RNA sequence: UCGAUGAACGGGAGAGACUGACGCGUCAGCGAUUUCUGCGAAAGUGGAAUGAGUUACGCGUUGGCGCCGAAGGAGCAACCGCCCCGGAAUCUCUCAGGCAAAAGAACCGUUCAUCAGGA
Numbered sequence: 001u002c003g004a005u006g007a008a009c010g011g012g013a014g015a016g017a018c019u020g021a022c023g024c025g026u027c028a029g030c031g032a033u034u035u036c037u038g039c040g041a042a043a044g045u046g047g048a049a050u051g052a053g054u055u056a057c058g059c060g061u062u063g064g065c066g067c068c069g070a071a072g073g074a075g076c077a078a079c080c081g082c083c084c085c086g087g088a089a090u091c092u093c094u095c096a097g098g099c100a101a102a103a104g105a106a107c108c109g110u111u112c113a114u115c116a117g118g119a
Base pairs, nucleotide, nucleotide: 001118002117003115004114005113006112007111008110009109010108011107016065018064019063020062021061022060023059024058025057026056028055029054030053034049035048036047037046038045039044066099067098068097072095073093074092075091079087080086081085
C1' cells in the first nucleotide's frame, strides 16, 4: 500500500398517501330521541344536559387489483479457477421484502479493528 471480513459515521434509487371489510382512537363535525329551564295568551323561540346514528381524519388487522428491485433468496450467463466439478452480476424471477414520512437499502466514501498474501 492493495485485498477480504466486521464495526462506526456520511451519501444512497424505484414503485398506489389505491381500494373493500372489521375494530380502535379523536374535548373533531353533523345530529334523531328524551329531560330541565327562560320569554310568550298561543303559535313558537332561546339556553343547558342526554346522545341513537352518521361523516371526516389517523392507526391496526385482513382481503382485492396494480406496481418496484438495491435486504435476503432463486435462475441463467460473459468470464474465472485447483477444470470430475466449482465460483460467478447492478442481468432475469419476484418466494420474501417494499410502494407518503420514518425505518430499511445493494453499492460508494472516510476512519478503526482483525486475517492472510503481494510489492